[in-house]
RNA sequence: GGGCUACUAGUUCAUCGGUAGAACGCUUACCUGAUAAGUAAGAAGUACAUGGUUCGAUUCCAUGGUAGCCCA
Numbered sequence: 001g002g003g004c005u006a007c008u009a010g011u012u013c014a015u016c017g018g019u020a021g022a023a024c025g026c027u028u029a030c031c032u033g034a035u036a037a038g039u040a041a042g043a044a045g046u047a048c049a050u051g052g053u054u055c056g057a058u059u060c061c062a063u064g065g066u067a068g069c070c071c072a
Base pairs, nucleotide, nucleotide: 001071002070003069004068005067006066007065010024011023012022013021018055026042027041028040029039030038048064049063050062051061052060
């Protein structure tokens, strides 16, 4: 220098254009002599940024950013 992939909750990941979810973690209650385990409930996201397409964008397109991989 060229090409490709990824970016969504604290972490790991879903969500093939129509209200953004799960597991683990966290908080509260129950249970226990007390922990752990278990049970119930709950909080936590302007989806990397900016623009475009669309009635409607996490999803499609463009540019940029960050990380990784391949080629030279």